[in-house]
Context: one part of a larger RNA
RNA sequence: UGACGGGGCCCGCACAAGCGGUGGAGCAUGUGGUUUAAUUCGAAGCAACGCGCAGAACCUUACCAGCUCUUGACAUUUGGUGCUACCACGGGAGACCGUGGGUUCCCUUCGGGGACGCCAGGACAGGUGCUGCAUGGCUGUCGUCAGCUCGUGUCGUGAGAUGUUGGGUUAAGUCCCGCAACGAGCGCAACCCUCGCCCUUAGUUGCCAUCAUUCAGUUGGGCACUCUAGGGGGACUGCCGGUGAUAAGCCGAGAGGAAGGUGGGGAUGACGUCAAGUCCUCAUGGCCCUUACGGGCUGGGCUACACACGUGCUACAAUGGCGGUGACAGUGGGCAGCGAAGGGGUGACCCGGAGCUAAUCUCCAAAAGCCGUCUCAGUUCGGAUUGUUCUCUGCAACUCGAGAGCAUGAAGUUGGAAUCGCUAGUAAUCGCGUAACAGCAUGACGCGGUGAAUACGUUCCCGGGCCUUGUACA
Numbered sequence: 001u002g003a004c005g006g007g008g009c010c011c012g013c014a015c016a017a018g019c020g021g022u023g024g025a026g027c028a029u030g031u032g033g034u035u036u037a038a039u040u041c042g043a044a045g046c047a048a049c050g051c052g053c054a055g056a057a058c059c060u061u062a063c064c065a066g067c068u069c070u071u072g073a074c075a076u077u078u079g080g081u082g083c084u085a086c087c088a089c090g091g092g093a094g095a096c097c098g099u100g101g102g103u104u105c106c107c108u109u110c111g112g113g114g115a116c117g118c119c120a121g122g123a124c125a126g127g128u129g130c131u132g133c134a135u136g137g138c139u140g141u142c143g144u145c146a147g148c149u150c151g152u153g154u155c156g157u158g159a160g161a162u163g164u165u166g167g168g169u170u171a172a173g174u175c176c177c178g179c180a181a182c183g184a185g186c187g188c189a190a191c192c193c194u195c196g197c198c199c200u201u202a203g204u205u206g207c208c209a210u211c212a213u214u215c216a217g218u219u220g221g222g223c224a225c226u227c228u229a230g231g232g233g234g235a236c237u238g239c240c241g242g243u244g245a246u247a248a249g250c251c252g253a254g255a256g257g258a259a260g261g262u263g264g265g266g267a268u269g270a271c272g273u274c275a276a277g278u279c280c281u282c283a284u285g286g287c288c289c290u291u292a293c294g295g296g297c298u299g300g301g302c303u304a305c306a307c308a309c310g311u312g313c314u315a316c317a318a319u320g321g322c323g324g325u326g327a328c329a330g331u332g333g334g335c336a337g338c339g340a341a342g343g344g345g346u347g348a349c350c351c352g353g354a355g356c357u358a359a360u361c362u363c364c365a366a367a368a369g370c371c372g373u374c375u376c377a378g379u380u381c382g383g384a385u386u387g388u389u390c391u392c393u394g395c396a397a398c399u400c401g402a403g404a405g406c407a408u409g410a411a412g413u414u415g416g417a418a419u420c421g422c423u424a425g426u427a428a429u430c431g432c433g434u435a436a437c438a439g440c441a442u443g444a445c446g447c448g449g450u451g452a453a454u455a456c457g458u459u460c461c462c463g464g465g466c467c468u469u470g471u472a473c474a
Stems, first nucleotide, its partner, number of pairs: 001474002003471010014458002018422005025314008033305002041052002063300007072124001076123002078120005086101006105114003126289002129287003135283002137278003140274001142272001147186006153162003166177003192266004197233007206223003211220002236260001239254001240252004316415001320374006332363003337356002342351003381412001386407007428450007
C1' cells in the first nucleotide's frame, strides 16, 4: 500500500411491504448421465444449461458406416493439348465411369495472346486437427458502481503519503466551504436518438369542419383538423415562501406550465479484475496430418432413454369453459413475393387471379371485451397419448416436419424444503408482427390493448461505495 475481520456513514427489488411465479403434473427445449458404429464440438457458481444454433429430413455437418479421388472442391505457377459448355443412352445407392452426338468463345500485326476445359509434373493447396496457459480482434462480469490516475510542489531514509482526507450536499470524486497543496486527464453530467406540449413549412397515396355528391372520403372541392416528416420553441431550482454557514443544496398538493427538480426510455461501460469465454466467425505464432487428421458421395447420427437438473408452455377451472355477437390497435413484411373479390371443402387447404416495387394493393382476422348457457363434477375442466382419414412444403416427411377432421381422452383439484421476477403505463394479463426460413417456434427480438398492489422502515440476508481500526496474510 492492499486484502480480510470489527466499527461508523451511505446506496441497490438487497431485505421488508405487496403482486405474480418456479419447485408437484403433462408437454416443449437445453444440459448431465447412460446408451450407441456415431449419438460432432464448445459453454460449467453468480457471469454454462430456449447458450454458440436468426430455425439438424437431404444440404447444413464438423460425427459414424460403406463406396470413392490423390496437384486435389479452391489459389498461384510450368509444359503439352483442344472435341469447352451441353445433350442422349448404358452401368451404379450416388459420387462417378463408359459410349455416342455436338457447337467452336474473345482479341489479332495472322506470329500469336487471353478466357475455358483436359493431360502431365513439381513447388504447393487443404485441415471445424492441438494449444484461448503463445496471440490479435470481439465478448461476458464486477457495474452505469463512482471511482481510477497524472504533472509540479510539499512531507517521508524509503516503500509511499498529500492532492482524492475533513464539515455539509448530491444519483454522482455532483457542487459548496475549509485545508500544503495548486492544477489537469480518463470516468459522472451535458452534447446524440426517441416519447410527451406548442409553433412553423409541406399536403399525396393521408385527412374531412364548411358546400355539393356517394353504398363507401366514392367523386368535385378544401389542407382547417388528424397524420406524416423536416425546421424551431420549451425546463433553467428560472420565480415565491421557508430552511441552511450569508454557500452548495434541501422542503412546499406554492405559482405558472403539456411537462418540475436527471420529465420517461435508449445509446453510451473509466483504470482494472477473473491466465473468465472464443484457435469451430475471422485473423494468427508454434506443433501435428499430407493416397490422409485433406476432397467427393450414399445412408445413418446430432432427434437414442432407466434416470437427474435448468429454462419455458399448457393446465388443474366459474375473475372459468362453450356458443353467439361482431367494436377498437400498433410495430413491421411483400416480386422466385404479398396475394383481394368470387367459388369449393366440416377443416387444414384448394380453384381463381384483381391489385401492388406499396401512407395507394396486400398480409389483416386483433385478442382480452359484451350477451346467453353450464353449476362445482376429474366435469361441457384439462388436453397428453393412441388409432384413422386427409392437407401443405419439398427430389424425398420410415428413422425425423408442420397442420386439419373424426375417434380416444392420461396425469393434474394450486404444488415440501427451498427459490425467482417486478416500484408505473411497471407487474400481471391479451393478442399482433419480424428475422432466419422451401417447410418447421411454447424460443428470440419487437409492437400495441386492458391495467394493479405495496414500500413503516434499514435491525437482519446478499452485493457495493467512503472513512477508521486490528492483523503472525500478500
Molecule: small-subunit ribosomal RNA, 3' major domain
Organism: Pannonibacter sp. Pt2-lr